[in-house]
RNA sequence: GAACACCCUGCGGGAGAGAGUGGCCCAGCCUAACGGAUGGUCACCGCCGAAGGCGCAACACGCCCGGAAUCGCUCAGGCAAAAGGACCGCAGGAUGGGG
Repeated sequence: GAACACCCUGCGGGAGAGAGUGGCCCAGCCUAACGGAUGGUCACCGCCGAAGGCGCAACACGCCCGGAAUCGCUCAGGCAAAAGGACCGCAGGAUGGGG
């Protein structure tokens, strides 16, 4: 003590799919009131796939086990905005590494 690898943090970018329907429910707002729209929640139908999770090919093995994903499944999650978001870039840190 470089490149590089994994992990953490910060910044930037980051897709898809109903701001669906209903409820004697909850919250605040508007209304003289009836009631209205919004958010939450519960139920129902439709849909997405890039948190997470699960599944598999080649390959490998005597056998079992193993064995990837931006592929598939959709349990979870999501379907206006916000948040989240695989992955990419930049910066910093730690570990390994060893030019």
The prediction has a mean pLDDT of 81.
The RNA shown here (Glycine riboswitch aptamer) has 99 nucleotides and comes from a Chromatiales bacterium.
The sequence was found by an Rfam model in a public genome assembly.